[in-house]
RNA sequence: GGGCCGAUAGCUCAGUUUGGGAGAGCGCCUGGUUCGCAAUCAGGAGGCCGCGGGUUCGAUCCCCGCCCGAUCCA
Numbered sequence: 001g002g003g004c005c006g007a008u009a010g011c012u013c014a015g016u017u018u019g020g021g022a023g024a025g026c027g028c029c030u031g032g033u034u035c036g037c038a039a040u041c042a043g044g045a046g047g048c049c050g051c052g053g054g055u056u057c058g059a060u061c062c063c064c065g066c067c068c069g070a071u072c073c074a
Base pairs, nucleotide, nucleotide: 001073002072003071005069006068010026011025012024013023020057028044029043030042031041032040050066051065052064053063054062
């Protein structure tokens, strides 16, 4: 330098299949249950979907560029 993959909640990840509601588990907070803890049950907070631009009525999703990480080739 080139190819390919990844980036979404504090952590691990799904969601792109048909472009339209942003989600799960764990963790955190509150409450119930207990003498108390653990476990369990109910509720809640937490996200500019890596950055910039384009297409579109509408973009996590499609197109272009860039940064970062992993990997392969030279």